[in-house]
Context: one part of a larger RNA
RNA sequence: CUGGGUGUAAAGGGUGCGCAGGCGGGCCUCUAAGUAAGAAGUGAAAGGUUUGAGCUCAACUCGGACACUGCUUCUUAUACUGGGGGCCUUGAGGCUCGGAGGGGAAGGCGGAACGACACGUGUAGCGGUGAAAUGCGUUGAUAUGUGUCGGAACACCAAUGGCGAAAGCAGCUUUCUGGACGAGUACUGACGCUCAGGCACGAAAGCCAAGGUAGCAAACAGGAUUAGAUACCCUGGUAGUCUUGGCCAUAAACGAUGAUCACUAGGUGUCGGGGGUAACCUCGGUGCCGCCGCUAACGCAUUAAGUGAUCCACCUGGGGACUACGGCCGCAAGGUUGAAACUC
Numbered sequence: 001c002u003g004g005g006u007g008u009a010a011a012g013g014g015u016g017c018g019c020a021g022g023c024g025g026g027c028c029u030c031u032a033a034g035u036a037a038g039a040a041g042u043g044a045a046a047g048g049u050u051u052g053a054g055c056u057c058a059a060c061u062c063g064g065a066c067a068c069u070g071c072u073u074c075u076u077a078u079a080c081u082g083g084g085g086g087c088c089u090u091g092a093g094g095c096u097c098g099g100a101g102g103g104g105a106a107g108g109c110g111g112a113a114c115g116a117c118a119c120g121u122g123u124a125g126c127g128g129u130g131a132a133a134u135g136c137g138u139u140g141a142u143a144u145g146u147g148u149c150g151g152a153a154c155a156c157c158a159a160u161g162g163c164g165a166a167a168g169c170a171g172c173u174u175u176c177u178g179g180a181c182g183a184g185u186a187c188u189g190a191c192g193c194u195c196a197g198g199c200a201c202g203a204a205a206g207c208c209a210a211g212g213u214a215g216c217a218a219a220c221a222g223g224a225u226u227a228g229a230u231a232c233c234c235u236g237g238u239a240g241u242c243u244u245g246g247c248c249a250u251a252a253a254c255g256a257u258g259a260u261c262a263c264u265a266g267g268u269g270u271c272g273g274g275g276g277u278a279a280c281c282u283c284g285g286u287g288c289c290g291c292c293g294c295u296a297a298c299g300c301a302u303u304a305a306g307u308g309a310u311c312c313a314c315c316u317g318g319g320g321a322c323u324a325c326g327g328c329c330g331c332a333a334g335g336u337u338g339a340a341a342c343u344c
Base pairs, nucleotide, nucleotide: 003316004315005314006313007298008297012312014201015200016199017198021194022193023192025088026087027086028085029084030083031082033081034080035077036076037075038074039073040072041071042070048066049065050064051063052062053061054060091191092188093187094185095184096183097182098181103177104176105175106174107173108172109171110154114150115149116148117147118146119145120144121143125136126135162169163168206247207246208245209244210243211242215241216240220236221235222234223233258311259310260309261308262307263306266289267288268287269286270285271284272283273282274281275280293300294299317344318343319342326337327336328335329334
């Protein structure tokens, strides 16, 4: 450089925004850079191919022809690509109206449960397990009633349902705010797609500072079990889990399936919207079944893993190795980039 691939065999970046770059709708016109044709010049020699010649042959040497697929200039062509100009509305965007939603941020409020505290009733147990024990309890526990305080999470509704780019999002309510969808449209006129680097977001755990701490609970302690038991079970219990600010940047970050566009039988459920008296039709999501086709099979199948197009990322036998070294990032933990020897 080329090829074949990436749901499960190696392989889709965690997600988005987006500069450069790559790619890009319909019509007309100019240009002639790419592209195509012709011509001229050049493409040293040696070497190569071919055909002859000379050393007795060959190697070797010499002559001729060809090739040297290239480059430059000129002329010509204008379908396609590019460049300039003009026009268009289907792509994209805008405007008006409308309804849906756990989308986001901040504030306020609520009930159940739980724990603590106070008081009342009440008495000998409670708790826990396979069985127990540690533990709690006559300084009155457990149970039960009333009151007060506290933190965290929001049963039912609830779904095979909704929203969000992903991570993720759920009590009620107020304010601020993002996006998607439907119907209408007399607006802009290709303004688009993708995106190396970059920037932003990014569960849980972890880190720093300040608060908070009901329950749960790494570590830790004790009780059991056991041959042992640094476990599983039980009683306790600190970080943490919660809030604010700042880091970290990972995951089975999964649909293990990159984004966008076009095309390609149907059936059935469901969420949001529109049309229709109705039958039903239609747009956008979300599921199941299923044809063609695809697939190693499993399966996928208008939400493609089918048929094509554009752009990005990634793979190239197993181990060594999500390692070492170096670089960059981080307070650290570590992250990211990422080999080789050796070995099968």